[in-house]
This is a predicted structure of a 72-nucleotide RNA (transfer RNA) from an Alphaproteobacteria bacterium. Its Rfam family is "tRNA". Rfam describes the family as follows. Transfer RNA (tRNA) molecules are approximately 80 nucleotides in length. Their secondary structure includes four short double-helical elements and three loops (D, anti-codon, and T loops). Further hydrogen bonds mediate the characteristic L-shaped molecular structure. tRNAs have two regions of fundamental functional importance: the anti-codon, which is responsible for specific mRNA codon recognition, and the 3' end, to which the tRNAs corresponding amino acid is attached (by aminoacyl-tRNA synthetases). tRNAs cope with the degeneracy of the genetic code in two manners: having more than one tRNA (with a specific anti-codon) for a particular amino acid; and 'wobble' base-pairing, i.e. permitting non-standard base-pairing at the 3rd anti-codon position.
RNA sequence: GGGCCGGUAGCUCAGCGGUAGAGCAGUUGACUCUUAAUCAAUUGGUCGUGGGUUCGAUUCCCACCCGGCCCA
Numbered sequence: 001g002g003g004c005c006g007g008u009a010g011c012u013c014a015g016c017g018g019u020a021g022a023g024c025a026g027u028u029g030a031c032u033c034u035u036a037a038u039c040a041a042u043u044g045g046u047c048g049u050g051g052g053u054u055c056g057a058u059u060c061c062c063a064c065c066c067g068g069c070c071c072a
Stems, first nucleotide, its partner, number of pairs: 001071007010024004018055001026042005048064005
């Protein structure tokens, strides 16, 4: 330098044109088996950045940034 994959909640990841979700973590409450466990409820998001297409973009297109793998 080129190709491919990835970037979505604090962490690990789904979702791939029509209201953004799960598990864990956090918070609150209940309970009794108490370094804490269990149960219930609940908070939490510029969907990497900037443009384009569209009635509508996390999703499609372009450029760029970051990480990984391969080739040279």
The coordinates come from a structure-prediction model, not an experiment, and the mean pLDDT is 82.